This is a predicted structure of a 1471-nucleotide RNA (small-subunit ribosomal RNA) from an uncultured prokaryote. Its Rfam family is "Bacterial small subunit ribosomal RNA". Gene Ontology terms of the family: structural constituent of ribosome and ribosome. The coordinates come from a structure-prediction model, not an experiment, and the mean pLDDT is 81.

RNA sequence: AGAGUUUGAUUAUGGCUCAGAAUGAACGCUGGCGGCAUGGCUAAAACAUGCAAGACGAUCCCUUCGGGGAGAGUGGCGAAAGGGCGAGGAAUACGAUCGAACGUACCCCGAGGUGUGGGAUAGCUUAUGGAAACGUAAGGUAAUACCACAUAAUCUCUACGGAGCAAAGGCUUGCUGCCUUGGGAGCGGCGAUCGUCCUAUCAGGUAGUUGGUGAGGUAAAGGCUCACCAAGCCGAAGACGGGUAGCGGGUGUGAGAGCAUGACCCGCCGCAUCGGGACUGAGACACUGCCCGGACUCCUACGGGAGGCUGCAGUAACGAAUCUUCCGCAAUGGGCGAAAGCCUGACGGAGCAAUGCCGCGUGUAGGAUUAAGCAUCUUCGAUGUGUAAACUACUGUCAAUGACAGAAACAAUGAUCAGUCAUAAAGGAAGGACCGGCUAAUUCAGUGCCAGCAGCCGCGGUAAUACUGAAGGUCCAAGCGUUAAUCGGAAUCACUGGGCUUAAAGCGUACGCAGGCGGAUUUGUAGGUAUCUUGUGAAAUCCCACGGCUCAACCGUGGAACUGCAGGGUAAACCACAAAUCUUGAGACAAGUAGGGGUUAGUGGAACGAUAUGUGGAGCGGUGAAAUGCGUAGAUAUAUAUCGGAACGCCAAUGGCGAAGGCAGCUAACUGGGCUUGUUCUGACGCUCAGGUACGAAAGCGUGGGUAGCGAACGGGAUUAGAUCCCCGGGUAGUCCACGCCGUAAACGAUGCACACUAGGUCGCGGAGCCUCUCAUGGUCUCGCGGCCGAAGGUAAACUGAUUAGUGUGCCGCCUGGGGAGUACGGUCGCAAGGCUAAAACUCAAAGGAAUUGACGGGGGCUCACACAAGCGGUGGAGCAUGUUGCUUAAUUCGAGGCAACGCGAAGAACCUUACCUGGGUUUGACAUGCACGGAUUAACUCUGUGAAAGCAGAGCCACAGUCGCAAGACCGGAACAUGCACAGGUGCUGCAUGGCUGUCGUCAGCUCGUGCUGUGAAGUGUCGGGUUAAGUCCCUUAACGAGCGCAACCCCUAUCGCUAGGUGCUAACGCGUCAUGGCGAGAACUCUAGCGAGACUGCCGGGUCAAACCGGAGGAAGGUGGGGAUGACGUCAAGUCCGCAUGGCCCUUAUGUCCUGGGCUGCAAACGUGCUACAAUGGCGCGUACAAAGCGAAGCGAUGUCGCAAGGCGGAGCAAAUCGCAAAAAGCGCGCCUCAGUUCGGAUUGCAGGCUGCAACUCGCCUGCAUGAAGUCGGAAUCGCUAGUAAUCGGAGAUCAGCUACGCUCCGGUGAAUGUGUCCCUGAGCCUUGUACACACCGCCCGUCACGUCAUGGAAGCCGGGAGUGCCCGAAGUCGCCUCAUUUCAGGGGUGCCUACGGCAAGUUCGGUGACUGGGACUAAGUCGUAACAAGGUAGCCGUAGGAGAACCUGCGGCUGGAUCACCUCCUUU
Repeated sequence: AGAGUUUGAUUAUGGCUCAGAAUGAACGCUGGCGGCAUGGCUAAAACAUGCAAGACGAUCCCUUCGGGGAGAGUGGCGAAAGGGCGAGGAAUACGAUCGAACGUACCCCGAGGUGUGGGAUAGCUUAUGGAAACGUAAGGUAAUACCACAUAAUCUCUACGGAGCAAAGGCUUGCUGCCUUGGGAGCGGCGAUCGUCCUAUCAGGUAGUUGGUGAGGUAAAGGCUCACCAAGCCGAAGACGGGUAGCGGGUGUGAGAGCAUGACCCGCCGCAUCGGGACUGAGACACUGCCCGGACUCCUACGGGAGGCUGCAGUAACGAAUCUUCCGCAAUGGGCGAAAGCCUGACGGAGCAAUGCCGCGUGUAGGAUUAAGCAUCUUCGAUGUGUAAACUACUGUCAAUGACAGAAACAAUGAUCAGUCAUAAAGGAAGGACCGGCUAAUUCAGUGCCAGCAGCCGCGGUAAUACUGAAGGUCCAAGCGUUAAUCGGAAUCACUGGGCUUAAAGCGUACGCAGGCGGAUUUGUAGGUAUCUUGUGAAAUCCCACGGCUCAACCGUGGAACUGCAGGGUAAACCACAAAUCUUGAGACAAGUAGGGGUUAGUGGAACGAUAUGUGGAGCGGUGAAAUGCGUAGAUAUAUAUCGGAACGCCAAUGGCGAAGGCAGCUAACUGGGCUUGUUCUGACGCUCAGGUACGAAAGCGUGGGUAGCGAACGGGAUUAGAUCCCCGGGUAGUCCACGCCGUAAACGAUGCACACUAGGUCGCGGAGCCUCUCAUGGUCUCGCGGCCGAAGGUAAACUGAUUAGUGUGCCGCCUGGGGAGUACGGUCGCAAGGCUAAAACUCAAAGGAAUUGACGGGGGCUCACACAAGCGGUGGAGCAUGUUGCUUAAUUCGAGGCAACGCGAAGAACCUUACCUGGGUUUGACAUGCACGGAUUAACUCUGUGAAAGCAGAGCCACAGUCGCAAGACCGGAACAUGCACAGGUGCUGCAUGGCUGUCGUCAGCUCGUGCUGUGAAGUGUCGGGUUAAGUCCCUUAACGAGCGCAACCCCUAUCGCUAGGUGCUAACGCGUCAUGGCGAGAACUCUAGCGAGACUGCCGGGUCAAACCGGAGGAAGGUGGGGAUGACGUCAAGUCCGCAUGGCCCUUAUGUCCUGGGCUGCAAACGUGCUACAAUGGCGCGUACAAAGCGAAGCGAUGUCGCAAGGCGGAGCAAAUCGCAAAAAGCGCGCCUCAGUUCGGAUUGCAGGCUGCAACUCGCCUGCAUGAAGUCGGAAUCGCUAGUAAUCGGAGAUCAGCUACGCUCCGGUGAAUGUGUCCCUGAGCCUUGUACACACCGCCCGUCACGUCAUGGAAGCCGGGAGUGCCCGAAGUCGCCUCAUUUCAGGGGUGCCUACGGCAAGUUCGGUGACUGGGACUAAGUCGUAACAAGGUAGCCGUAGGAGAACCUGCGGCUGGAUCACCUCCUUU
């Protein structure tokens, strides 16, 4: 000191969250020791038991006379302290500082006195009542108890003459009491000022109330109480009411200011079961006293009694939660006492609790075999745990055991505690949380949106550093985490120290009381202010210094501080106050001046509608198109006349006026304000303004008029899936007037008012002056008003900028995350509608502003493309082929799905292929490698049986290399084989884990970078603009200058020419030969072949441009990229493919592997795509006849010949091919027939007979011949291809391949058009611009009703409870007063009055709970209905108001731009 979180990214606003400190804490896991502290925060609810306030002492008993024991009562003192708690109390309290009208036992100082008498009474004894508590009667007794007399003042009273008042003695013989009185100290009572929480949804309160006079009362002032008199007193600076709360010193936090808090310790207050009351006393209205009333508990013999832990322990209850029924008066203190002493749950200690703070320990040093185990990676060996352990040496803190000094002053006395020494032994002593980011610390396994985590963001849907476990690591450490509440961070209530155009926020506007603030000069005062000083601000705490416990925590001593309050002195600048003066603020006056400023009355023309009449004769009207509607009863149209109401065209403007709302024909009357000039007058008269008052669009309301047009509601017609809308035809309120309400708008400049200061330029409106001789005009200067641009400055930016959102001052209003909600309740205003004021529960982590880049728009501009248009030919209708869906099936294997799946993978499914199904086999396997082991025939080969085959069973045979050996043979080895183990295998899953490859946008012209510059930044610029191009192609301009990937070019084919070469190609000239043919010799000219070159570059000319380009022309085989191909930028689609291949993970392993037979992939109500053949005469058929290119050929092409009608058969020349073959090209051309028909068109389907391939054509091949001869007569909506050697049409070849389903695909040539020279529209694309609430990017986002569930809340007939008062009734105890009895008196008895606790009744008030039903609200992966908003969101949206409607909403009226687009106008900027 900051960080995370809104976005694709940015910036600012803004909330939420975290890191810190701290606690009287609690909970979870863990736990060695000590010191010092702390420990019922909840039920001021209830309490068993013990203790917590006594002591002195006459008296009595015993006595060894030294003394000891018992302990009731009288009396004096104390019990009002100490100890506890915080219910009440918002002021009779507390704190700070002052004050005057008081009291004071014990203590201190001073003065004086202490004489003489008297009568009782308790205890006790006897008797007696009662269960008890407790009494009653009689007798006798003492005092420092009680009484009388005396004396008496510097005491008290006083009318100033006088009157009145006391005592107590005791013993230990020198002490202590007692009485009167003065003073002191300390303590207490009373008063004043200031300060002390929230609430105005509490605005008026108060009758002893405020004051006076008199009296009473008190220790004392006082309405403290009473009688009388007066009518005051308090309150917006918050009275009164409601809620909450002990206050302070301090404590926590914070840089501070503050904020929060009031445990422990200290001071004060209040309380003692609840309420009331007095008595005693110096002191109480008394915690462990008394009386009364209530609740509760206990005892009882039912007649009566007893009690009060908010003292110390303790119990039970409550609760997340808080200790021992301990020891001792040894210390300190208190009471009594002369003292010894007694009492003391105050206190001193111990116990319990990691509750906190502080300290110590759990070892130290060496030690690599870097052990084992575990974990990870894996190139099968490393790495981590880790010098850690083991092991060796050493030390002895704490705990354990034993002994001894200290706390002791003071002779005695130690409850308890610490210190020193010794003994033994590393022995008894480490955990918790975390490891995605914030935030230090990571891997593996399991799980699979499950289980779970989470402070915020968020993790988890099969590779989770985020869950759970393990290993490792990090941070703290006898603790560690979590939860709760506080401060901080939060400048997030802003005094220090914030804001309000658009983020939340300027009242709709003005006037104005209180309040706040206020011009110049002078004098005075001293309230504020400044400074000096005095008193006070308790101690403790905090801070500083020093000191004591071994250190620290802790404690002691001293200082500082306590920022404050009060008294006094000084100063007089400023504020204030008093007095006086001034003119610049403000106002007045005079002369002018502009204006839709306001009110009232009158009046005008156009338009519109109606009525009457005429003309006229079928339609009019309306829309995208229509219909409803009007019209032959005469509309619309037209003419004339009359009537009516509302609004005022042009002028007219971004122009004028007004405080705002707002104001418009013309005239008049009345009237408000502004501006200019003069500088004549007053002399600060001013500014702002909470409450208050007035005005205040439209809609709406009331009463009465008026009503032409328009027009909510409503009826009708359309549109539509629907259409409660948009559109059309009608139409009521209303719109208009008068009077009265309402009081709201996007009432906006989303910008409060006033004043001062801070560059300019320009336009408009209204004045005054100066110059131009005058008029006109122009120039210049200056005031006021209305706009635009712009400097400095400001702002998050957009923007603003003398009309401020700049720099300052004064005053007012308002804001504090989004939603709930401008809502509920309450109050108030209103006739109502409703307005003003204005929450909470709950819920979310965002909501919102400005700008940026994209994407998108039923936004715009420019441009392109067979995109459309213009054409040609098709598809969609038929039959067939083929692919797909669907259905079926044992299986109909799988994939591909808009364009960009569907004659696609498949360039060829009868078996095989084959992945699918049925059945039969097999299990180290059909295939690869390794290890171990066996061992020589089980292998191969030949044969047999069985079987559908695979396979199974059996027989024969006996291999190869090496060594030994003549040989037989033996040994050994490799391969094979068998067994076992590793492993193989998988067209099983995931193309959303991947590589590679491919499709598509798209051969579209784009996509980027470096440096610089601009911007806070995301980003921009460059890449835009003006031209141009097929092109981001090129040129010009230019804060850009360059560069890269694309474009183009380089490559291939093709078109022209040249050179070279001439085999198998060619043949002009020469020659040979043939019926004929380059057949042959020969030739190298031509064609051709195939290698190398040339050629085209806007090069030349003209026009044209700044330039690039472009247009036209020449030449040329070719002309403006000549034609075609290959070549596919950054990227998009989680596009396609795990079934081409490769590959991670998962799954199967006598099966999801593998082998085989047969079947299926060809199955057929239906639908779709792509094709072929046709429907015919531009044709069909027959006959004759002409011209290609490119390919392919050895398990091949196969000629001539021959057989067959044909498919084909036989046969085999030639050819590894410019030589031979396939091979016939076909359309074309010529001749003939057919003559418009289901045909001499068309060929499906079917029958028969054949051929070919192949192990095999049944499912399921192709071809041939004969016969059969279906649909179909040019195809609905819709839709496809093509711009030239193209479309169309014609045939040829090849791959795959035994054969073929090929009508498919890919190449080749032949014949060979039409149309367009455009860009309005459809589709797609590119660039620029604009709007956006989209960014998963429009297949986006998103609104409301309804339905389900959950939660909180409002209303509600009522019901229940609490609080505070008011009125009435009752009236205990008790003080005071009165009467009465008694007495000499004092006491006392009886009665009564006032006050009054508790209780009762009544009507209200306020707060809370509950409540059938009901209202909206919030939330909730995949419910329903629509599509309201965001783009011009498809009717621009929104605001106010009114009506209507399932719902979002629609419509009327007025307003706003926070509306896109186009056009016009005006203004501005630059040249």